A computed fold for a 67-nucleotide RNA from a soil metagenome, annotated as transfer RNA.
[in-house]
RNA sequence: ACGUUGCUCAAUUGGUAGAGCAUCAGCCUCAAAAGCUGAUGGUUACAGGUUCGAGUCCUGUCGUCCA
Numbered sequence: 001a002c003g004u005u006g007c008u009c010a011a012u013u014g015g016u017a018g019a020g021c022a023u024c025a026g027c028c029u030c031a032a033a034a035g036c037u038g039a040u041g042g043u044u045a046c047a048g049g050u051u052c053g054a055g056u057c058c059u060g061u062c063g064u065c066c067a
Stems, first nucleotide, its partner, number of pairs: 001064003006021004015052001023039005045061005
């Protein structure tokens, strides 16, 4: 310094957590690939605190990286 879906990453100074890839289904095709449409999937590392409201602020712990 970082920790958010299987992977890679967002979330505009606290206001109902999203995108791409992947997976599944449909359309298309003789079939497949590619393309198009849709769906599934999250205890935001863990435990507390502040607040009407926390991924975001505060404290502790754990893990990874750098010096």